[in-house]
Parts: sequence; C1' cells; structure tokens
RNA sequence: UCGUGCUGAGCGGGGAGCUGGCGGUGCCCUGAACCGGAAAUCCGCCUAUGCCGGGCUGACCCCCCGCCCGAGGUCCGUGUUUGUGGGGACAAGCCCCGCGUAAGUGGUGUCGAAGACUGUGCCCCAUGCAACGCAGCGAUGUGAACCGGGUCAGGCCGGAAGGAGCAGCCCUAAGCAUCUCCCUGUGGGUGCCGUGGGAGAACAUGGUUGGAGCCGGCUGCGCGGACAGCGCCCGUAAAUGCGUGAUCGAAGGUGGGGCGCACGA
Repeated sequence: UCGUGCUGAGCGGGGAGCUGGCGGUGCCCUGAACCGGAAAUCCGCCUAUGCCGGGCUGACCCCCCGCCCGAGGUCCGUGUUUGUGGGGACAAGCCCCGCGUAAGUGGUGUCGAAGACUGUGCCCCAUGCAACGCAGCGAUGUGAACCGGGUCAGGCCGGAAGGAGCAGCCCUAAGCAUCUCCCUGUGGGUGCCGUGGGAGAACAUGGUUGGAGCCGGCUGCGCGGACAGCGCCCGUAAAUGCGUGAUCGAAGGUGGGGCGCACGA
C1' cells in the first nucleotide's frame, strides 16, 4: 500500500412548546434524508442526545473544532390599527345643539339686491246669492180594529108612521208613508261666488321708488350650551411595521484535526 472479515460510526439536523431537566411523538424551518411498531389525561430516560424489532453501508463515507454567511423560531423594545378592563376631567379638543360672522364655497341679483311707500290675498264682523239640512205650506196614498160622519141587509123597538142601530160599504180627523219644480221660515266646521266695513304683526303676490347688494346650505372663525361616546392616563389581547436590539440556529461555504482491530499478500 492492497485484499478479506469485523467493530466504531452513519442512514439527517434545528426552533418554539411540553418537562425539574434531556430525548421523542405532534407543530414549524431546513432538506437528497433506511423499514416496521407504540407514544399528549403521552412514550423513553437522569447528564442522558430517544424506546422495541429488523435491514443496508462499513473505516470509503464520516466524525470533531473554529470562522463566514444565514432560512427560520423565540424574547425584548417601539410605532400603527382594531378590540377590551380601569382611571381622570366642576368639559381646553372631537362628536352633538343653538346663535352670530361672511373669509372661502354655493345660490341669487343691473333681465334690478337690500330698504322705503303702496294694492290685493290670507284674518275678523255684517250681509247677498247658491247649495245642502230641517220645519211649514201643498199633493198623493193610507188611516176610526176600543168613542167621527154618511148609508145602513139581516135582526131589534113600535099598532102604524117611523126610530135606534151591529156587520159590510163609502168618506173624513189626528197620525203615518211618499213626493215637494215653485213658495215661506230656519240652521251652520257648506262655497275656486258676490257686496260693505274693519284689522293690518307675519307670510304670499303685484305696483312705484331705489341703485348693489342679498341669502346663509357647506367649510372656516367667534360666542353660548349640552354631553363622559371618543380624544387623555395606566393596563391588556390580536394583527401588522420597525430595530447596527438579545438569543437559539438548519442548509451552504471555508480552515484545521481525527480515521480503529484481526488475518493474508
């Protein structure tokens, strides 16, 4: 140095979590990552780098140490947003209400603003007319079935003349029903109706005058009011951003070190 057979070793690692602690199952990251079995009211351990069974490679792989880079996780700090617990403010802000102002904006105005004068309406009183309601008058029908009138068969009274008279029939009174063009009276939450008078504040709509403002919806500003829902302070949860922050750190790169035993040639 080579060959054969072994043995060590390898066949993944890491983060958070769990745990007194370590490893594993489950989650996440990395990654080319043997097989089977159990493992969260968990499995195996006690300084350990899983347990049980099997397989492959076998000193080649590989292992150890340092450095670089660095996926990702965790923690801390801080900002924002949303939620939530508590506190504070005899209310300086926002939100809400009222008033004012007229800078902006909007509307309106020389096709004439504000203001002034004036007419009319809206309002009140009286009244005419109309319509409607009620009543009357009138018409028709009905109406005496408890006591109207007429005529009264039969029957009754009477010597007779005649008399009274039930039912029926006819008529009528009050009443009832319907109609009521016209007529009379009367009523009022009737009227795109009319007349006279009054009141005239506001509003509406015209006229005259006037000659450039007016209105105040929104923003701004000022004043006043109301209010503890926000804003404010101390916490807390989640999401998200940030940090020459702390820590662990896979994969990758790089430097150094280790690499056994037996037999044979």
A computed fold for a 265-nucleotide RNA from an Abditibacteriota bacterium, annotated as Bacterial large signal recognition particle RNA. The gene name in the source record is ffs. NCBI's taxonomy places the organism under Bacteria, Pseudomonadati, Abditibacteriota. Rfam family: Bacterial large signal recognition particle RNA. The family's RNA type in Rfam is non-coding RNA gene. Rfam describes the family as follows. The signal recognition particle (SRP) is a universally conserved ribonucleoprotein involved in the co-translational targeting of proteins to membranes.